[in-house]
Large-subunit ribosomal RNA, half A from an Actinomycetes bacterium, 1790 nucleotides, folded computationally. Its Rfam family is "Bacterial large subunit ribosomal RNA". Its family is annotated with ribosome and structural constituent of ribosome in the Gene Ontology. Its mean pLDDT, the model's own confidence on a scale to 100, is 83.

Context: one part of a larger RNA
RNA sequence: AGCCAACGGUGGAUGCCUUGGCGCCUGAAGCCGAUGAAGGACGUGGGUGGCUGCGAAAAGCUACGGGUAGGUGCCUACCAACCUUUGAUCCGUAGAUGUCCGAAUGGGGAAACCCACGUGCGCGAAAAACGUACGUACUCCGGCCUGAACACAUAGGGCCGGUAGAGGGAACCGGGGGAAUUGAAACAUCUCAGUACCCCGAGGAAAGAAAAGCAACAGCGACUCCCUGAGUAGCGGCGAGCGAAACGGGAAGAGCCUAAACCGUGCCGGUGUCAAAGCCUGGUGGCGUUGCCGGUACGGGGUCGUGGGACCAGACAGGAGAGUCACCAGCCUCUCCACGGAGUUACAAAGUUGCUGCGUAGUGGAAGGGUUCAGAGACGUCCCGCCACAGAGGGUUACAGCCCCGUACACGAAACGCAUGCAGCCUCCGGACUGGCACCCGAGUAGCACCGGGCCCGUGAAACCUGGUGUGAAUCUGCGAAGACCACUUCGUAAGGCUAAGUACUAACAGGCGACCGAUAGUGAACUAGUACCGUGAGGGAAAGGUGAAAAGCACCCCGGGAGGGGAGUGAAAUAGUACCUGAAACCGUUGGUUUACAAACAGUCAGAGCGUAGUGCCACCUCCGGGUGGUGCCGCGAUGGCGUGCCUUUUGAAGAAUGAGCCAGCGAGUUACCGUAUGUGGCGAGGUUAACCCGUGAGGGGGAGCCGGAGCGAAAGCGAGUCUGAACAGGGCGUUCAGUCGCGUGCGGUAGACCCGAAGCCGAGUGAUCUACCCAUGGGCAGGCUGAAGCGGGGGUAAGACCCCGUGGAGGGCCGAACCCACCAUGGUUGAAAACAUGGGGGAUGACCUGUGGGUAGGGGUGAAAGGCCAAACAAACUCGGUGAUAGCUGGUUCUCCCCGAAAUGCAUUUAGGUGCAGCGUCGGGCGUUCAGCAUCGGAGGUAGAGCACUGAAUGGGUUAGGGGGCCUACAAGCUUACCGACCCCAAUCAAACUCCGAAUGCCGAUGCUCCAGAGCUCGGCGGUGAGACUACGGGGGAUGAGCUUCGUGGUCGAGAGGGAAACAACCCAGAUCGCCGGCUAAGGCCCCUAAUUCGGUGCUAAGUGGGAAACGAUGUCGGACUGCACAGACAGCCAGGAGGUUGGCUUAGAAACAGCCACCCUUUAAAGAGUGCGUAAUAGUUCACUGGUCGAGUGGUCCGGCGCGGACAAUUUAACGGGGCUCAAGCACCGAGCCGAAGCCGCGGACCUCGCGAAAGCGGGGUGGUAGGGGAGCGUCGAACGUGCAGCGAAGCGGCGGUGUGAACCGAAGUGGAGCGCGUUCGAGUGAGAAUGCUGGCAUGAGUAGCGAGAGAGGGGUGAGAAACCCCUCCGCCGAAAGCCCAAGGGUUCCUGGGGAAGGCUAAUCCUCCCAGGGUGAGUCGGGAGCUAAGGCGAGGCCGAAAGGCGUAGUCGAUGCACAACUGGUUGAUAUUCCAGUACCGUCGUGUCCGCGUCCAUCCCAAUCCAGGAGUACUAAGGGGCUGCCUUCGGGCGAACCGAACGGUCCUGGUGCGGGCAGCGAAGGCAGGACGCAGGAGGGUAGGUGAGCCCUGGCGUUGGUCGUCCAGGGGUAAGCGUGUAGGGCGAGGUCCAGGCAAAUCCGGGCCUCAUCAAGCCUGAGACGUGAUACCGAACCGUUUAGGUGAAGUCACUGAUCCCAUGCUGCCAAGAAAAGUGUCUAGCGAGUUGGCACGGCGCCCGUACCCCAAACCAACACAGGUGGGCGGGUAGAGAAUACCAAGGCGAUC
Repeated sequence: AGCCAACGGUGGAUGCCUUGGCGCCUGAAGCCGAUGAAGGACGUGGGUGGCUGCGAAAAGCUACGGGUAGGUGCCUACCAACCUUUGAUCCGUAGAUGUCCGAAUGGGGAAACCCACGUGCGCGAAAAACGUACGUACUCCGGCCUGAACACAUAGGGCCGGUAGAGGGAACCGGGGGAAUUGAAACAUCUCAGUACCCCGAGGAAAGAAAAGCAACAGCGACUCCCUGAGUAGCGGCGAGCGAAACGGGAAGAGCCUAAACCGUGCCGGUGUCAAAGCCUGGUGGCGUUGCCGGUACGGGGUCGUGGGACCAGACAGGAGAGUCACCAGCCUCUCCACGGAGUUACAAAGUUGCUGCGUAGUGGAAGGGUUCAGAGACGUCCCGCCACAGAGGGUUACAGCCCCGUACACGAAACGCAUGCAGCCUCCGGACUGGCACCCGAGUAGCACCGGGCCCGUGAAACCUGGUGUGAAUCUGCGAAGACCACUUCGUAAGGCUAAGUACUAACAGGCGACCGAUAGUGAACUAGUACCGUGAGGGAAAGGUGAAAAGCACCCCGGGAGGGGAGUGAAAUAGUACCUGAAACCGUUGGUUUACAAACAGUCAGAGCGUAGUGCCACCUCCGGGUGGUGCCGCGAUGGCGUGCCUUUUGAAGAAUGAGCCAGCGAGUUACCGUAUGUGGCGAGGUUAACCCGUGAGGGGGAGCCGGAGCGAAAGCGAGUCUGAACAGGGCGUUCAGUCGCGUGCGGUAGACCCGAAGCCGAGUGAUCUACCCAUGGGCAGGCUGAAGCGGGGGUAAGACCCCGUGGAGGGCCGAACCCACCAUGGUUGAAAACAUGGGGGAUGACCUGUGGGUAGGGGUGAAAGGCCAAACAAACUCGGUGAUAGCUGGUUCUCCCCGAAAUGCAUUUAGGUGCAGCGUCGGGCGUUCAGCAUCGGAGGUAGAGCACUGAAUGGGUUAGGGGGCCUACAAGCUUACCGACCCCAAUCAAACUCCGAAUGCCGAUGCUCCAGAGCUCGGCGGUGAGACUACGGGGGAUGAGCUUCGUGGUCGAGAGGGAAACAACCCAGAUCGCCGGCUAAGGCCCCUAAUUCGGUGCUAAGUGGGAAACGAUGUCGGACUGCACAGACAGCCAGGAGGUUGGCUUAGAAACAGCCACCCUUUAAAGAGUGCGUAAUAGUUCACUGGUCGAGUGGUCCGGCGCGGACAAUUUAACGGGGCUCAAGCACCGAGCCGAAGCCGCGGACCUCGCGAAAGCGGGGUGGUAGGGGAGCGUCGAACGUGCAGCGAAGCGGCGGUGUGAACCGAAGUGGAGCGCGUUCGAGUGAGAAUGCUGGCAUGAGUAGCGAGAGAGGGGUGAGAAACCCCUCCGCCGAAAGCCCAAGGGUUCCUGGGGAAGGCUAAUCCUCCCAGGGUGAGUCGGGAGCUAAGGCGAGGCCGAAAGGCGUAGUCGAUGCACAACUGGUUGAUAUUCCAGUACCGUCGUGUCCGCGUCCAUCCCAAUCCAGGAGUACUAAGGGGCUGCCUUCGGGCGAACCGAACGGUCCUGGUGCGGGCAGCGAAGGCAGGACGCAGGAGGGUAGGUGAGCCCUGGCGUUGGUCGUCCAGGGGUAAGCGUGUAGGGCGAGGUCCAGGCAAAUCCGGGCCUCAUCAAGCCUGAGACGUGAUACCGAACCGUUUAGGUGAAGUCACUGAUCCCAUGCUGCCAAGAAAAGUGUCUAGCGAGUUGGCACGGCGCCCGUACCCCAAACCAACACAGGUGGGCGGGUAGAGAAUACCAAGGCGAUC
């Protein structure tokens, strides 16, 4: 370490439970709100965190009812204090109160806050301030008043009134807009769909509705809803799809009011006067802008389609009264009564009372006992009873009719509400007919045209309804409709309005039910849940139940700092101890058994020695009868051996190194509705069956509308057992024969998401510019150094210039370089310190610069110095939610068992090729019944293999030779010749898929016979799967007669096939696995060992380990065969000897002699010897061969063929090309032979199942049982229901192991645990079976005690403590010091301080903390913000625009980052201070007092409107004159402009009159000024700050030479305010006139005049000085040593800012906010009032702690990152660089 067992831990499955959900039904209810809703914020309790309730009258108050003994709600105890029979708590009804926000409504606003105004009241001496109550928004409607542009008028404005509107609400409803995914296998019309979504509006319902309707020659009679008609008629790229209506059956039931004609009255306008039309008629009288016409308002009248009404005439119908200009008569009208009718939802409109009933609290309500048993407990069991109009349900220590609450039944309301019916009061209405006449009957309407929309209707023949634009009628003898249109006929009566019921929905209330869930389920939510948490936001969105009957929740003791544990105790149980029921698995342990230290691997299986032995069976022995010992089995482990390639998926093919899974548990996928079809089954049957709906508690009954069938054929008319075609009586097609229909189950299909999970995407509506891009507004920042433009000054120079020099000057997208911004390089980092950083270098750094705050631009949109960059850490179209379960011919996954059969990877077609349709092949059922197949025989068709060359072509040699070419010859013709080309023909030899004179085998067709009887065949129907194939053999094509290549054909195998062989090896060989057997025989292949079977027999071969990898080619390997040469006349080989001469052949050459090379290659001698086969030399030489002789003595060479061998032969860890050992007359190869082994084959024995035959059955017999996709059949289990029947505290379910049974899914049993439910049978119903989906959730492993512990220095001593590297104190050391110090803004939100704690958080520990608990802490007239102002921008009364929503915008109103604005120093706390305290100030406002001044009144003066009188002059015009040009003309003339021309009027002057004004002060919301602004630069004057001091003060003083000193150490301060007004800067003063400044102006502006001009004066202005300050501070000293006290000096010099003067000055061009505060001017108000001084009153709201370059902000963190402003000392230095220091702060959590 493995396996096993026992016992634990962890964990939270399973079982049981349910407070919570889900679905449905019934009843009732169905709007709430300015009388302030819905929804919230904040409060509220004696102590109060959350929930609930409530609202400053705050877990409540009042009244009336109910009810009865206890109460002060829940988590939730406790303490305190109370209430209650004088009726509390509690329940109901009606009231009161009801903070703040919210439509939110006084104004504003960042919801729950800020700021107001008016009136009343309170406080107060008064005023102010404060408190309190009420009122104060906008729009609309009504009334009244007022009132522009021109008179009236209107617009507008004001006031009053309104229970008016505004906002909210789950679904339902009407309307305005209106997608896309998708489907069409693409896509555009079309579809999805008028859906989603947005918007408006309404109600308890909404809509619709009382025919300008349907229909069809018959009729119906408003609308709505259901059934049906009907998937019909239709529409439709006539595709996909879409899809009516009427009739019929039901639910309900209800009808009305107006416009017009006509009459009357009022008003308005016109017309009109001869009293004439008038006043009902007649008579008399009288009246009179009466009348008439038009308009308008009101009243009467009137409302219809067999047309109606008005008007006229006629006739009819109760009583009383009144009226008409007067009287009389008549007529008419009105009122009241009677009569009749009606009414509260329309039709007119308010209701009210009573009775009755119901709702909102409640009340009564039957009946059991027994210790019988065990038990903690009785409701169980046993025994004996009882009630029941009550045996629904729940509770009570287990299962209760009789214990409790209830239940059936019966009863009940002061108050409020509702309803039906009745009754009363009340209220309203009431004519009908006949005849005539032709007045009325809904106008920018109907119709028509064009363009749309809606209907079933997609432009179609397109009616009908309806919108826009244009045009534009008629009035009943009219008009519309009946699907273009016309005629006839019929139906209706448009262009006004109202209307209940039947119908839809259910947020909330009450009651009930469920073959719904039971904590991964059911709502997201059983629990603090829309909570925690995430996100800027829209939005997203969890986890989490159980002690026990009762807390009886462990007193006490022990260990421990605690946590925790051990005892004791409670309890039935504590392994029920609050991490609590049961308590599975993964995972982690402890103990015991066994195995393992030379051994390899799918982890098993078969065999198995050995060891063990708790338990148990058997045997033997012993026994004290309890038992013990031994043996042997079961059982656990197991050395060793045989065989043996996980699971799933996808594939031709997976152990695959192709996919998926870390492990376990739970969850996780063919369902449902409707329709169709097939089949099974049931009912009825020429019939079957109802739907909606009605009745009924229900079971059930009714309901025949409708549907299917019963007859077909035809395009149809139509005919009909036939009919159509056709001339036909022909032929042919389809029919005529065959039972249906309605349920239920099952298979499959269609429409729906349709087996589950999965896109990238498309569209709609919203949310985002806290990141980032750009823009707008307003603020801020840039150490220091360098260069030296223009201009200017001086000098030179020139005729003048130009130009030059010096100086001054200080420009620049200038230079160097910090802060700041950027991000070029390198390195590191890369599960980081960091989701972009660090370190070291780098670039820009006065500019197109950087930055803060506020704001704008939004998704096919923005923004973009442009990279497709950026738009909140993902952008070629953001994010969120929705359409949505989009679609996915694609991938993955798809869960229990057994039995039977069993494919395909082919053809045709396909925007088709990995999909699909039809066919093929499978299966199941029905029918036929040998039709199938094999073999034999017979008969056929055929053109392949082969072969052939007769055809068609190809093709070689030879012969012959026509023809052609060359040569010769040649005048021509002819000829000769030819190693040139060459047809036909002949000979020889060939080739062919698209050649055939020929031509098989096999196959195919037919017939007969035989065999065979089977999962053969054919046919009809249900259901599929397959349509990727692979290799192998043979026959072909392609390729290279390559491929484990590709493509066909015919077989086989795999696929879907196990077994044996081939070492291993889908496809090859053998062989097809129903199960068992320790039986037998064989196949392929084997038989030396591994390893079952022969070291078997015979004959050869091989020597190469060939066998046991390979070619061309090579070789004197070896064996066999054939042919041939030489050879006893002596071969071959060896040995001895010769191998010569011409000659060194010639040439060449330096030389070339056989032997560099070229040419030639003869002759002689000889037995033989080359002008030489090699070696060799410079060339010779030398040597050798060919050839010859001798010796030897028998064979020796060559060629060809065959067998087996050899070479050719080179790859990587290791032999590694027999499977290994090993094998040689074999264990190799060839042949012959005999045996044996060998499989899941065959046989034997036994069992199971299927099927066929026989049989009544039992059974017998035949055949069969490999199997993927797939078809068919039969079962197991889970959860629930009904009925029946059982078990259970003497122990249900569940859980762990054990034993047994079944072919299997599974089932049964007993003991343990557990502690309350659970089985069995039959039938029914399903959220019904898990190992895989990179599945989901949880738990637990592994990696691993591994990586890491996030920049930087600590050491020692002491303290505290259970414990100290880290806490506290001390000492030393180290670090930062333009920061790592200090102060603000933003942001955060108690982190601040004190005391306590140590579980968790802190990357370790912790006594510590920014952690936890408790208590405390933030004090303002002056600081910041509001009560002041405005910018960008926002909102926006009216207004303009827009389908709606909404957009823009005026007046206004908000909005700081800007403008305005009054306090300083010191002290003090544990924690605050410009806030408290001390001292010293200042601001606003009010009052009182006082002083100076000015006014009113009075008096006086001045001005002047108006009016009067007089005068002057001017202008216009009348009558009139005048007559140009012009017009007309009858030509005579007429008309006629300019111009002239009085009076009145206006103007001016004079005089008079005198309203009034001038004359204090205040003073705009108006005018004007001011506020008021850029950038750069340099100089000056100061100050802050710093330094020094020999000067001043305090303290010290020499131990070692000097030192009381020029020694050492330390110190040497102070505000605002007030006074003064310096350096410096700026400005002219006065008068007068005026068309400008939207009115006015004395102001501003402009003109003119006078004075002044280097000044005066005025304004501004740092600092200094004085005062503030006889104060405070202050080293040091004393001291209760963190208390408190005393208290010196407080001076001079130098240096010196980026701060102040300064919003100044100078220069420059890019020309640099607004408004208020302030001043002034008038308009206006005005009788008292300005100003100074003093005293007194008042002075509101919010912020204020703490962190703030960071451990408290933004970055998920106590994160090396990011974050705006101010201060910023010393030495060196140009410096804010750099280095080291100070103050101060740190040593950074292993």